[in-house]
Molecule: SAM riboswitch aptamer (S box leader)
Organism: soil metagenome
RNA sequence: CUUAUCCAGAGAGACUGAGGGAACGGCCCUGUGAAGUCUCGGCAACCAGUUAGCCAACAGCUAAUAGCUCUUAGCUAAUACGGUGCCAACUCCGACAGUGAAUGGCGAUGUCAUUCAAAUACUGGAAGAUGAG
Numbered sequence: 001c002u003u004a005u006c007c008a009g010a011g012a013g014a015c016u017g018a019g020g021g022a023a024c025g026g027c028c029c030u031g032u033g034a035a036g037u038c039u040c041g042g043c044a045a046c047c048a049g050u051u052a053g054c055c056a057a058c059a060g061c062u063a064a065u066a067g068c069u070c071u072u073a074g075c076u077a078a079u080a081c082g083g084u085g086c087c088a089a090c091u092c093c094g095a096c097a098g099u100g101a102a103u104g105g106c107g108a109u110g111u112c113a114u115u116c117a118a119a120u121a122c123u124g125g126a127a128g129a130u131g132a133g
Stems, first nucleotide, its partner, number of pairs: 001133006011040005019029003024094003041087003046083002049079006056072002059069004091127001096124004100116007
């Protein structure tokens, strides 16, 4: 830099001792012990592996409009030995941009006006995190 995912899930102990939640604003966590290090445990299923099924292509075999077998690629499911990751709060929330309804007018698939609503919502983006490349 590219790409996928980010509303799920999963913590104890030891050492140590004041910060931490990326940054800004909030709001939180924290001497009933922050961050860090170590040990053990767990979550998850991104990569790799294994197993099963489906499908395609090549090749081979047979009693041949078909069937079977092998290999490879793809898809799905399962698994959790390996490589990472993760185990307060939706990425803790926001930050930037956009988004409504009714009635009426007009040169009408639009546009304008009036009234009401609305932001603790929705959509997108940015930034960040993690994996793979």